Predicted 3D model of a 72-nucleotide RNA (transfer RNA) from a Candidatus Woesearchaeota archaeon. The source organism's lineage runs through Archaea, Nanobdellati and Candidatus Woesearchaeota.
[in-house]
Order: sequence, then structure tokens, then C1' cells
RNA sequence: GCCUCAGUAGCUCAGCGGUUGAGCGCCUGACUUGUAAUCAGGCGGUCGGGGGUUCAAUUCCCUCCUGAGGCU
Repeated sequence: GCCUCAGUAGCUCAGCGGUUGAGCGCCUGACUUGUAAUCAGGCGGUCGGGGGUUCAAUUCCCUCCUGAGGCU
């Protein structure tokens, strides 16, 4: 230098044009003599940055950034 993959909640990951989700986590409550476990409710996102296409973009296209792998 070229090619491929990944970047989404505090963490691990789904979702791949039409309301951003799950588990763990955190907070509150119930239960308990108390803690843990369990149960109920809640919190938490400029979907890596910018631009484009579209009625509509996390999703498609371009570019940049970061990380992983491969080729030379």
C1' cells in the first nucleotide's frame, strides 16, 4: 500500500429499509429477623464521525476514524 471483518445501553451481543431490543448491571419496592436468591416496576442509546440516496436509514452508497485478521 491492497483486501476482508467488526464498531448498537456501563458490559456481552441481537436487530440489516418502517416504534432501537435481550441477558448481565444499576435504582426502587415486595418477600426475609437480616443477607443472598426469587418476584414486580423503573433507569440507561446523537446505533463510531461526516455527507449522500429514500416519504422513511442502525440497515443501502461514499468518505474519514478506531480495532482485529490476511496479502505483498